[in-house]
RNA sequence: GCUCGGAUGGUGGAAUAGGUAGACACAAGGGACUUAAAAUCCCUCGGCAGUGAUGCUGUGCCGGUUCGAUUCCGGCUCCGAGUA
Numbered sequence: 001g002c003u004c005g006g007a008u009g010g011u012g013g014a015a016u017a018g019g020u021a022g023a024c025a026c027a028a029g030g031g032a033c034u035u036a037a038a039a040u041c042c043c044u045c046g047g048c049a050g051u052g053a054u055g056c057u058g059u060g061c062c063g064g065u066u067c068g069a070u071u072c073c074g075g076c077u078c079c080g081a082g083u084a
Base pairs, nucleotide, nucleotide: 001083002082003081004080005079006078007077010026011025012024019067028044029043030042031041032040046057047056048055049054060076061075062074063073064072
């Protein structure tokens, strides 16, 4: 250089013939239980704005197609594998 695969909350990792993004697990926070702790159980857990209800935004980055994109198309960045 060429070919192939990958990039999704704090972490691992789901979701694909385009249709509510974030299942599940871990970590973290709050609560229950306990004399206290561990274990167990319940709830919460991307970002921004708002007292709040709620709204907007968000799948590596920039564009495109589409009523609608994590998903399809183009370019780029980074990681891994193969090959000369």
This is a predicted structure of an 84-nucleotide RNA (transfer RNA) from an uncultured bacterium. Rfam family: tRNA. By type it is a transfer RNA. Rfam's curators write: Transfer RNA (tRNA) molecules are approximately 80 nucleotides in length. Their secondary structure includes four short double-helical elements and three loops (D, anti-codon, and T loops). Model confidence (mean pLDDT): 81 of 100.